[in-house]
Context: one part of a larger RNA
Molecule: large-subunit ribosomal RNA, domain IV
Organism: bacterium
RNA sequence: UCUUCGUUAAGGAACUCGGCAAAAAAGCGGCCGUAAGUUAGCGAUAAGGCCUGCCUUUCGCAAGAAAGGUUGCAACAAAAGUCUCACUGGCGACUGUUUAACAAAAACACAGCUCCCUGCGAACUCGUAAGAGGAUGUAUAGGGGGUGACACCUGACCGAUGCGAGAAGGUUAACGGUGGCGGUCAUAUGUUUUAAUAUGUGUGGCUGACUGCCCGAAGCCCUCGUCAAUGUCAGCGGUAACUAUAACCGUUCUAAGGUAGCGCAAUUCCUUUUCAGGUAAGUUCUGAAGCGCACGAAAGGUGUAACGAUUGGUGAACUGUCUCAACGAAGAGCUCG
Numbered sequence: 001u002c003u004u005c006g007u008u009a010a011g012g013a014a015c016u017c018g019g020c021a022a023a024a025a026a027g028c029g030g031c032c033g034u035a036a037g038u039u040a041g042c043g044a045u046a047a048g049g050c051c052u053g054c055c056u057u058u059c060g061c062a063a064g065a066a067a068g069g070u071u072g073c074a075a076c077a078a079a080a081g082u083c084u085c086a087c088u089g090g091c092g093a094c095u096g097u098u099u100a101a102c103a104a105a106a107a108c109a110c111a112g113c114u115c116c117c118u119g120c121g122a123a124c125u126c127g128u129a130a131g132a133g134g135a136u137g138u139a140u141a142g143g144g145g146g147u148g149a150c151a152c153c154u155g156a157c158c159g160a161u162g163c164g165a166g167a168a169g170g171u172u173a174a175c176g177g178u179g180g181c182g183g184u185c186a187u188a189u190g191u192u193u194u195a196a197u198a199u200g201u202g203u204g205g206c207u208g209a210c211u212g213c214c215c216g217a218a219g220c221c222c223u224c225g226u227c228a229a230u231g232u233c234a235g236c237g238g239u240a241a242c243u244a245u246a247a248c249c250g251u252u253c254u255a256a257g258g259u260a261g262c263g264c265a266a267u268u269c270c271u272u273u274u275c276a277g278g279u280a281a282g283u284u285c286u287g288a289a290g291c292g293c294a295c296g297a298a299a300g301g302u303g304u305a306a307c308g309a310u311u312g313g314u315g316a317a318c319u320g321u322c323u324c325a326a327c328g329a330a331g332a333g334c335u336c337g
Base pairs, nucleotide, nucleotide: 001332002331003330004329005328006327007326008325010323011322014321019318029051030050031049032048037042039149053070054069055068056067057066058065059064084316085315086314087313088312089311090310091308092307096108097107112147113146114145115144116143117142118141124133125132126131150303151302152301153300155233156232157231160230161229162226163225164224165223166222169221170220171219176214177213178212179211180210181208182207183206184205185204186203187202188201189200190199191198234252235251236250237249238248261295262292273289274288275287276286277285
């Protein structure tokens, strides 16, 4: 010096990102007592207070109760047990699950809600297939997407994208049909030439990443529907008899211009916004205000009792966390052997 412990005057969180760590109190005995809130179940062992041994007497069937006495610092035969408590916000309803070995959470799941698909040889999934699961199930069933208890609710927009329905028209592939042009073979017949050769025409085959037309499905264009489908939800100017503000008016654009609720928020840049509370002093916290840079309604909105090894703020108690260190114990290191 380090590790693990113990004690400490006065103060008592002044430490620190933060009471981290430690301490204290207490340990599912009995009696009394217990608030707000609430989904009436809870909250709740809320909080808080008192009592406990032994002896005698009385009462009692007993358990035990009452009164009196008495020992000890202390009354747990209460028997092996990790309760600190209170106030107030955020998030997630809850129990549960998760990054085996840095994250346990506000993430995932969840019951509930909702949308889509599926009539059974179901949809869907695995497999080339046979086949299997779904299911020895049958729409109160099964599969998929979203939201996430409960309460109150869930606004506008179908122009774009997607999906569903539709079929009049437009466009549209291969195949098929029918021409043109070219290549080649056979054959008939011409022209040329002494011959070789060159060059036509007709017919019949085969053929060409050549070319025209006819026919030609879905799709797309088109019509309608659909947002708890993907998504989107404006700007400028003026106006009231103080001022300020604008219920009001005008105008441009749009598919429609953000409704209820909430709001400096897990979202607010400016920003330590402004006001109020709490403190001697508060960038945090709580309550309000609101033109919200850039909340907002199942990528749900707003509340919410209970719950949480969750996260923020405050207080009581308690303490070597600190002012500010000191001493002690055991072990290690170190020195010597």